A computed fold for a 689-nucleotide part of an RNA from a soil metagenome, annotated as large-subunit ribosomal RNA, domain II.

[in-house]
Context: one part of a larger RNA
C1' cells in the first nucleotide's frame, strides 16, 4: 500500500416541548396490587395519584375578577372554555449520550537485582622511577647550628600494565550493540577500584549539584483503581433520489477560532387591496457642487491708514523720512471633514393609480452561520503605497459548471433537469496551430511601434493634418560671383584701445545699388577673415510661430525567454463606415423525466391539459432502495436452496429479475413490526498478502 472482517446520534426516565395518528372528552388516565378467561399488544377490579376545568395578591383573602389605593380614578395580571391518555416522529434536559484521542489529578499498592549515598564484612592494584623525616659515620662548633657520605623508604609523588574511566576522531546509525568497535587519551596506594549482605521509597529518597539518579521510565517512578476524568480543540461519522437553500453581520460576553439574543435558511398553520416595481403628488434633509463685503477660521497682491520699528532733527515736546512690520477699511484673487448666504442627483418617508400572486406578515417546529474574500464605486487610515486596513452602496466567488481572457476562485459573456452527429446568437474572434474573411472602403503609423497595461521629466528639421503672420517671376529662400566705402584711429579711458578690454553718446553725417561709429573670429595695438546690408547669377516656392494625430530617443538582469507559438508591414495599432461567418451547458427545435400552480375528470389513488420552474456547500423538508430478526400470508427447494462466478434484461437512482456453470441444504413473496440496519477515509482495530 491493497484485500477481507469489525468500526461512530444509541438506550433509559410513567422528565419537558412541538407536530402527526388514534381513544374518550369538561373531563382524561389509571399506578402498585388483585381477579378472570386464557396466551391476546386480552378483559375486569383497584379512583391512591397526576393533568385539565379560574384567576389575582407577598399574604390574610377575595373571585370573573383581583392587586396597588382614600378612590366608583388610573394602571398591572386575568376572564370569550379543550383537554387528556396512548403510539410514532423532530428537538431539549439528566445520564459516558455520535465515536476515538490528552497532558494531568487523586487513592491503594510494588520497586534500591539498574543506579545514588551510607553501613557491615571480604578482595585487588605487573614492573620501573623519585628518594621526605629519622638514623649511622665523618667533618664542624665553646656547645648548638650547619655540611658531606652512607642508611632509610615517606607521598590524595612520577612513568606504566591489570583494573577503572571516557579526551579527540573515524566507523556504526533498518547497528554485531535500544550507547558499541577501532586508534588516541585520564587515573592507576587512593576522596582508589571491587565481591557479598544490608539501609533510605514517590512531593519521598539519594545527590563532590548535572534537575542527576531512583530497574532501557524522572521538573515528580511503576502497577491497579476513581474512569468511558475533562477536552469551547483536531480527526472521523457508512445507501439513493426529489424540493428549498444560508451566513461569515449587529448587541453582549474572563469575549475574541466559543456562546446567548437578533439578522439571514427551512418546514407547518394562519393572514393580506400585503411585499415589490413604475408613474404621479406631498414631504423632511444640508451631502456633491458652489460660495464667502453671508458668519467662523485661514489666505496672495495692491490701495488706504491706526500703531510699532529704523533713520534724521531737537535740551525736550513737536516735526520729517522710510524699497521695514502692520490692525481696521476698500479693490482684485482665492481655501476649509469638524465654515455656510446657498444647494442638487440619488436614496428615504407618506398618499394615490397601475402592474403584482411559489410574495408579505404573525405564530409554532428544525437549523446552520457569527475567520470571509475579490472587483467597481463613495470615503476614513496609510505615502490619493500594498494582493494593506476600516466603513457605505452594487456585483461576483464562497455554494457556480459552460464560453472568452494562452494558463488564471473573483474580470467579460452566461446561470448546467435529461437526451439529440439539429438551428440562432453573446462575450470574443475569422493567415496556420484553431471553428470562422488572407472581407470591402478611406486615412495615419515604419517604430516589428504593434506584440508588456512598467514609465516619466526631458530632447529632436521623424512624419501627417490644421491655423496664423510674412517674403516671392518688379525673381523670394539656399548656394555661387562681386561689393561691404568716407569724415574717423568718433569722444573718453589707456602704455596701447584704430568697429570688436571698458565707459559715454537721440550711435551723427557723407558717398551710395548697398555698407552698423559695427555680428563673430583675430592683433600688444594695427593688419587680416567674416556678418549685417547691396548688385549679379539661378528660376519656384520659401521663412517664422502655434495646435493636433501616430511614431523616435530617454529604456538596465540573468534560456530565444513577458506577441501563447509559427509568423505578419498587415495577419498590427489608431480614427471612421459596412457586409458575411464562427462561437456557450445562453436562446430555439424535437422527445423525455420531475416539482409547483390552475383547470377538468374520478369516491379515491390518480390521470389529462396549460403555465411557471428543476446549479448548489452549511442546513431544513419529503419520498424510497438494501441488510438481519419476528408475526401473519402465498410459495420455492436433491428434477438442486443459500452462497460463489459469468451472461442477458429492467428501473432516474439506491437496486431488481431471469439464466449458464459451481455449490450441496435450506430459501423467501406480500402486508406489518423490531433493529447490534449500509464504510473509502478516523497517522482507525485485527488478520492476510
Nucleotide at each position: 500500500g491493497c484485500c477481507u472482517a469489525c468500526g461512530a446520534g444509541u438506550u433509559a426516565c410513567u422528565c419537558c416541548u412541538c407536530c402527526c395518528u388514534g381513544g374518550c372528552a369538561a373531563g382524561g388516565u389509571u399506578a402498585a396490587g388483585g381477579a378472570a378467561u386464557u396466551a391476546a399488544g386480552u378483559u375486569c377490579c383497584g379512583c391512591a395519584a397526576c393533568c385539565g376545568c379560574a384567576g389575582c395578591g407577598a399574604a390574610a383573602g377575595c373571585a370573573a375578577g383581583u392587586c396597588c389605593u382614600a378612590a366608583c380614578a388610573g394602571g398591572g395580571c386575568g376572564a370569550a372554555u379543550a383537554g387528556u391518555c396512548a403510539g410514532a416522529g423532530g428537538g431539549g434536559g439528566u445520564a459516558g449520550a455520535c465515536g476515538c484521542g490528552a497532558a494531568a489529578c487523586c487513592u491503594u499498592g510494588u520497586g534500591a537485582u539498574c543506579u545514588a549515598u551510607c553501613c557491615a564484612u571480604g578482595g585487588u592494584c605487573a614492573g620501573g622511577a623519585u628518594g621526605a623525616a629519622g638514623g649511622a659515620c665523618c667533618g664542624g662548633u665553646a656547645a648548638c647550628a650547619c655540611g658531606g657520605u652512607c642508611u632509610g623508604g615517606a607521598g590524595g609523588u612520577c612513568c606504566g600494565a591489570a583494573c577503572u574511566g571516557a579526551u579527540a576522531g573515524a566507523c556504526g546509525u533498518u547497528g554485531a550493540a535500544a550507547a558499541g568497535u577501532c586508534u588516541c587519551c585520564g587515573g592507576a596506594u587512593g576522596a582508589a577500584c571491587u565481591g557479598u549482605g544490608g539501609a533510605u521509597a514517590g512531593g519521598g529518597g539519594u545527590g563532590a549539584a548535572a534537575g542527576g539518579c531512583u530497574a532501557a521510565u524522572c521538573a515528580a517512578a511503576c502497577u491497579a483503581g476513581g474512569a468511558a476524568a475533562u477536552a469551547g480543540c483536531u480527526c472521523g461519522u457508512a445507501c439513493u433520489c426529489u424540493c428549498c437553500g444560508a451566513a461569515a453581520u449587529g448587541u453582549u460576553u474572563u469575549g475574541a477560532g466559543g456562546a446567548a439574543c437578533a439578522g439571514c435558511c427551512u418546514c407547518g398553520u394562519u393572514u393580506a387591496u400585503a411585499a415589490u416595481g413604475u408613474c404621479a403628488c406631498a414631504g423632511a434633509g444640508g451631502u456633491a457642487g458652489a460660495g464667502c463685503u453671508a458668519c467662523c477660521g485661514a489666505u496672495a497682491a495692491g490701495a488706504c491708514c491706526a500703531g510699532g520699528g529704523a533713520c534724521c532733527u531737537u535740551u525736550a515736546c513737536c516735526g520729517g523720512u522710510u524699497a521695514c512690520c502692520g490692525a481696521a477699511u476698500c479693490u482684485u484673487g482665492a481655501c476649509g471633514a469638524a465654515c455656510u448666504c446657498c444647494g442638487a442627483a440619488u436614496a428615504c418617508u407618506g398618499u394615490g393609480a397601475c402592474a403584482g400572486g411559489u410574495u408579505u406578515a404573525a405564530c409554532g417546529g428544525g437549523a446552520g452561520u457569527g475567520a470571509g474574500c475579490c472587483c467597481g464605486c463613495g470615503g476614513g487610515u496609510g505615502c490619493u503605497a500594498a494582493g494593506g486596513u476600516c466603513c457605505a452602496c452594487g456585483g461576483g466567488c464562497g455554494a457556480g459548471a459552460g464560453g472568452g481572457a494562452a494558463a488564471c476562485a473573483a474580470c467579460c459573456c452566461a446561470g448546467a433537469u435529461c437526451a439529440u452527429c439539429a438551428g440562432c446568437u453573446a462575450a470574443g474572434g475569422u493567415c496556420c496551430c484553431c471553428a470562422a474573411a488572407u472581407g470591402u472602403a478611406u486615412g495615419c503609423u515604419a517604430a516589428g511601434u504593434u506584440g508588456a497595461u512598467u514609465u516619466a521629466a526631458u530632447g529632436a528639421a521623424g512624419u501627417c493634418c490644421a491655423a496664423u503672420g510674412g517674403c516671392a517671376c518688379u525673381g523670394a529662400c539656399a548656394g555661387c560671383c562681386a561689393g561691404g566705402a568716407u569724415g574717423u584711429u568718433g569722444g573718453c579711458u589707456u602704455g596701447g584701445a584704430a568697429g570688436c578690454a571698458g565707459c559715454c553718446a537721440u550711435u551723427c553725417a557723407u558717398u551710395c545699388a548697398a555698407a552698423g561709429a559695427g555680428u563673430g573670429c583675430g592683433u600688444a595695438a594695427c593688419a587680416g577673415c567674416u556678418c549685417a546690408c547691396u548688385g549679379g547669377u539661378c528660376g519656384a516656392g520659401c521663412c517664422a510661430u502655434u495646435g493636433g494625430g501616430c511614431g523616435c530617443a530617454g529604456a538596465c538582469a540573468a534560456u530565444a525567454a513577458a506577441c501563447g507559438g509559427g509568423c505578419a508591414u498587415c495577419a498590427a495599432g489608431c480614427a471612421u463606415a459596412c457586409u458575411a461567418c464562427c462561437g456557450a451547458a445562453g436562446c430555439u427545435a424535437u422527445g423525455a423525466a420531475u416539482u409547483c400552480u390552475a383547470u377538468a375528470a374520478g369516491u379515491a389513488a390518480u390521470u389529462a391539459u396549460a403555465g411557471a420552474g428543476u446549479g448548489g456547500u452549511a442546513g431544513g423538508a419529503g419520498a424510497g432502495c438494501a441488510u438481519u430478526c419476528c408475526a401473519a400470508u402465498a410459495g420455492c427447494u436433491g428434477a438442486g436452496a443459500a452462497g460463489g462466478u459469468g451472461a442477458a434484461g429492467c428501473g432516474u437512482a439506491a437496486g431488481c429479475u431471469u439464466u449458464g456453470c459451481u455449490g450441496g441444504a435450506g430459501c423467501a413473496u406480500u402486508u406489518g413490526g423490531a433493529a447490534a440496519a449500509g464504510c473509502a477515509a478516523a497517522u482507525g482495530u485485527a488478520g492476510g498478502c

The full RNA is in RNAcentral, with records from MGnify.